A computed fold for a 73-nucleotide RNA from a Clostridia bacterium, annotated as transfer RNA. The prediction has a mean pLDDT of 80. The sequence was found in a public genome assembly. Its Rfam family is "tRNA". About the family: Transfer RNA (tRNA) molecules are approximately 80 nucleotides in length. It is annotated as a transfer RNA.
Formats: sequence, structure tokens, C1' cells
RNA sequence: GCGCCUUUAGCUCAGAUGGAAGAGCACCUGACUUUUAAUCAGGGUGGCAUGGGUUCGAUUCCCUUAAGGCGCA
Repeated sequence: GCGCCUUUAGCUCAGAUGGAAGAGCACCUGACUUUUAAUCAGGGUGGCAUGGGUUCGAUUCCCUUAAGGCGCA
């Protein structure tokens, strides 16, 4: 330098060839306990890497940029 892959919640990961986002762990609140831990009940609490485009509508499709990884040279 060229090609390919990945980027979604605090962490690890799902998510339809477009109708607006979920799980586990973690976290918060309450109960129980002398207290902590454990246990039980309740709560998504917080998120689609950046910037544009297409579309009535984009995590999804197209382009740019950034970060990481793999391969070739």
C1' cells in the first nucleotide's frame, strides 16, 4: 500500500436481506438478617463507533472517516 472481518448496555454477546432493540453477568430499590454476604421480589436503569446518503421509516442498505484484528505484498 491492497483485500477481508469486527464495532450494539458498565462487561461478554444476540438481533430479520428495513417497521425502531434483547439475554446473561453487573447495577438500583425493597423484603429477610444484629450487620455484611447469600436468598427472594421488583426495576431496563443504560446502548446501535463518526459524519453523510437512500427511504414514509435505517442497528439493518450505500458512501466517508476512526479504532481493532487477519491475510497478501